[in-house]
Predicted 3D model of a 266-nucleotide part of an RNA (large-subunit ribosomal RNA, domain VI) from a soil metagenome. Rfam family: Bacterial large subunit ribosomal RNA. Rfam links the family to the GO terms structural constituent of ribosome and ribosome.

Context: one part of a larger RNA
RNA sequence: CGCAGGAAGAUUGCGAGCUGUCAUCUCCAGUACGAGAGGACCGAGAUGGCUCGACCGCUGGUGCGCCAGUUGUUCCGCCCGGAGCAGAGCUGGAUAGCUACGUCGAGAAAGGAGAAGCGCUGAAAGCAUCUAAGCGCGAAGCCGCACUCUAGAUCAAUCUUCCCACUCUUUUGUAGAGUCAAGAUCCCAGGAAGACGACCUGGUGGAUAGACCACGAGCGCACGUUGGGCAACCAACUCAGCCAAGUGGUACUAAUGAUCGUACGG
Numbered sequence: 001c002g003c004a005g006g007a008a009g010a011u012u013g014c015g016a017g018c019u020g021u022c023a024u025c026u027c028c029a030g031u032a033c034g035a036g037a038g039g040a041c042c043g044a045g046a047u048g049g050c051u052c053g054a055c056c057g058c059u060g061g062u063g064c065g066c067c068a069g070u071u072g073u074u075c076c077g078c079c080c081g082g083a084g085c086a087g088a089g090c091u092g093g094a095u096a097g098c099u100a101c102g103u104c105g106a107g108a109a110a111g112g113a114g115a116a117g118c119g120c121u122g123a124a125a126g127c128a129u130c131u132a133a134g135c136g137c138g139a140a141g142c143c144g145c146a147c148u149c150u151a152g153a154u155c156a157a158u159c160u161u162c163c164c165a166c167u168c169u170u171u172u173g174u175a176g177a178g179u180c181a182a183g184a185u186c187c188c189a190g191g192a193a194g195a196c197g198a199c200c201u202g203g204u205g206g207a208u209a210g211a212c213c214a215c216g217a218g219c220g221c222a223c224g225u226u227g228g229g230c231a232a233c234c235a236a237c238u239c240a241g242c243c244a245a246g247u248g249g250u251a252c253u254a255a256u257g258a259u260c261g262u263a264c265g266g
Stems, first nucleotide, its partner, number of pairs: 001152001005163007015149003021049007033038001050107006059100004066093005071086006111143002117137004164265001166178004183260004187203005208254003212249004218242002224237005
């Protein structure tokens, strides 16, 4: 810009893409078959490999503004207690998120046309013949089915809902001025969305982010005091104290402001 007014939401699917797998075991059945050795078709069920997708409840990984321990050194005048630096100083754990080594699911079934092949009926050619007319089966393959995307599918689809006039001036020219619908955008607070656009939530009629409060999760029992011990240290107050990204609550802080968009539609 188009989709013959302007919008919001929800659909259909012309078409396009992806997938398409293999093995083992059990039953049928030690049956059919076979002198025996051996050993099925058909059908039913289970497991695994491989590939793909999703997710983080479990098992693990990571987790540089979480917690604890600890070495050296500098500083806070000293002790105590801390802070900086040393690869995040090193070490042991670990929330959210992201993840695989973890978990779940799929690669299913039906249908159509048909390759090789197997047939029915059947003449040319009184027989025979799957073929000449006609008809039936038949492959991981083809079309479909399933999954994903899709109305710029210009053949531009469908459904639901929402919106669309007054005032003043006037040289009477539907001329000028004002108001600006539904809705949308910029902007702002943000996001399990994201390279940027985009997408999603919210903007005081508000829980969008932060702060605060509570809870959860994590580390593992703070500082200080008291008691014990020659001391290192131990015990009690103390399942303490600290605490990121998690959950809920709560307007305390910040979501200020601005613009586009019209009049019933060839």